[in-house]
Predicted 3D model of a 176-nucleotide RNA (Lysine riboswitch aptamer) from Chryseomicrobium excrementi. It matches the Rfam family "Lysine riboswitch aptamer". Its family is annotated with lysine biosynthetic process in the Gene Ontology. Rfam's curators write: Riboswitches are metabolite binding domains within certain messenger RNAs that serve as precision sensors for their corresponding targets. Allosteric rearrangement of mRNA structure is mediated by ligand binding, and this results in modulation of gene expression. This family includes riboswitches that sense lysine in a number of genes involved in lysine metabolism, including lysC. The organism belongs to Chryseomicrobium, within Bacteria. The model forms 100% of the base pairs in the Rfam consensus.

RNA sequence: CGUGAAGAUAGAGGUGCGAGCGUCAACAGUACGGUUUCGGAGGAUGACAGAUCCUGUGAAGAAAUCGGAAAGGGGCAAUCGCCGAAAUGAAGGUCUGCUGAUCCAGUCCUUCGUUGGUCUUGUGUUGAACAAACCCAAGAUUGUCAGAAUACACAUUCUGGAGGGCUAUCUUACAU
Numbered sequence: 001c002g003u004g005a006a007g008a009u010a011g012a013g014g015u016g017c018g019a020g021c022g023u024c025a026a027c028a029g030u031a032c033g034g035u036u037u038c039g040g041a042g043g044a045u046g047a048c049a050g051a052u053c054c055u056g057u058g059a060a061g062a063a064a065u066c067g068g069a070a071a072g073g074g075g076c077a078a079u080c081g082c083c084g085a086a087a088u089g090a091a092g093g094u095c096u097g098c099u100g101a102u103c104c105a106g107u108c109c110u111u112c113g114u115u116g117g118u119c120u121u122g123u124g125u126u127g128a129a130c131a132a133a134c135c136c137a138a139g140a141u142u143g144u145c146a147g148a149a150u151a152c153a154c155a156u157u158c159u160g161g162a163g164g165g166c167u168a169u170c171u172u173a174c175a176u
Stems, first nucleotide, its partner, number of pairs: 002174003006171006014083001016082004022076003032067007042054004046103002048100003086115008095106003116142007124134003144161007
């Protein structure tokens, strides 16, 4: 000098990622509650069963009137933690929804996989939503490395790859 998904430390990408608190809009004059009238036997607890509760001292439903939320999601500024940050798919496990071995929905953890970042458009899913998020597809843009070309140099263009990457320093193994 070289080789090694050998290790460690520190970094870069940028409308970079995420969290909690605060605040704002919206959710919504909705859910829900009270009163009155009509109505006349059912109704509620995610589905199905069970169990329990309410109900002729009037259920469900409808109208009028009075009162009237919250959560999830979102914007904003600062703070904090970070650069597989984080998100997501599948499988397994755990907890919650009165009980249940089932389904559904949600929370957390592990393993394997996918995505370098951001934005736009379209389908679908979730959602109160025309907000937003996510999957998939396409496009644009940007960083990084490799290859090629041009160029005195700075650098530019094209093609391709992926974060298990890239840059810097150190340690270690092999080999010389």